Large-subunit ribosomal RNA, domain VI from an uncultured bacterium, 251 nucleotides, folded computationally. The sequence was found in a public genome assembly. The coordinates come from a structure-prediction model, not an experiment, and the mean pLDDT is 89.

Context: one part of a larger RNA
């Protein structure tokens, strides 16, 4: 732009995609079968193999947020505590998020109608024949059932609620479980969306300064000091007041 008023939400399903693997071991059973050697079908448990998905408790890996140690060098007038710089300087740790070597799930199970094959009744042909008329079973193939999508399916479909007392939808801010832009989610004072503040789950690993012991190096008051992408709670800052678009025409 269409779906002959405008929306906002729930669905229906033509149709279209996906997915389908598979080995091993127990067990029925040393049993049917076999002179023995050797040895199932059917059925029932188990635990795996590639593959797909979705997740991070758990085990790890990253984690230029953090937290500690340390070289060199420069500054902060010296000490002392600091801070730039050297691949994050370099080296031991690690939340959030990310993730796979880590977990959890899945290919189950039935039906229809069949292939080859097997059959049943059965005549042409007084017998026989699965086939001619009739009929039955019969495979990871096929249609369904499982997953996702789906009404532009111009055949444009249902059903609910709302509206000229504006139904709705935008733009705008704060933002993220979204995110390349858009778009899709929350939230906008009748507010916990960010962000700060306050506490914490957690990281690091015991901070400066002072004392106390020791001659010192250190150790000890000290589970400290700092951080806390997680999770709470608090209007203390910003989402303020406005704004713009938005529906009856045909028979």
């Nucleotide at each position: 732009c269409g779906u002959a008023a405008g929306a906002a939400a729930u669905u229906u399903g033509a149709g279209u995609g996906g997915a389908c693997c598979u080995g091993a071991c127990c067990u029925u059973a040393g049993u049917a079968c076999g002179a023995g050697a050797g040895g199932a079908c059917c059925g029932g448990g188990u635990u795996g193999g590639a593959c797909c998905a979705g997740c991070c408790g758990c085990u790890g890996g990253u984690g230029u947020a953090u937290c500690u140690g340390u070289u060199g060098u420069g500054c902060c007038g010296c000490c002392a505590g600091g801070u730039g710089c050297a691949g994050c300087g370099c080296a031991g740790a690690g939340u959030a998020g990310c993730u796979a070597a880590g977990c959890u799930g899945g290919g189950a199970u039935g039906a229809g109608a069949u292939a080859a094959g097997c059959g049943c009744u059965g005549a042409a042909a007084g017998c026989a024949u699965c086939u001619a008329a009739g009929u039955g079973c019969g495979a990871a193939a096929c249609u369904c059932a499982c997953c996702a999508c789906a009404a532009g399916a111009u055949g444009a479909g249902a059903u609910u609620u709302c509206u000229a007392u504006g139904a709705g939808g935008g733009a705008u801010g704060u933002u993220g479980u979204a995110g390349a832009c858009u778009a899709c989610g929350a939230c906008g004072u009748u507010g916990a969306u960010a962000g700060g503040c306050u506490g914490u789950a957690g990281a690091u690993g015991u901070a400066a300064a002072g004392c106390u012991a020791g001659u010192a190096a250190u150790a000890g008051c000290a589970a400290a000091g700092u951080c806390g992408a997680g999770c709470a709670g608090u209007a203390c800052u910003a989402a303020u007041u406005a704004c713009c678009c938005g529906a009856a025409a045909g028979c």